[in-house]
RNA sequence: UGUAUGAUGGGUGAUGGAGUUCACCCGAAAGUGCUUUAAGAGCUAAUAACUCCUGCCGGGUU
Numbered sequence: 001u002g003u004a005u006g007a008u009g010g011g012u013g014a015u016g017g018a019g020u021u022c023a024c025c026c027g028a029a030a031g032u033g034c035u036u037u038a039a040g041a042g043c044u045a046a047u048a049a050c051u052c053c054u055g056c057c058g059g060g061u062u
Stems, first nucleotide, its partner, number of pairs: 009026005016053006033043004
């Protein structure tokens, strides 16, 4: 210095926080939604999944 294995750790999963589970990535990667277009324009959603909180949208009651 390189390779392999084991242990441990960190990061990511289209907009906030927490818990649990799952998946992926690790010295750089995982990751950066959909439709349409030359450009542009338009649309869904705070979850990867479940639950809770916050924000947002619609309706009802006081």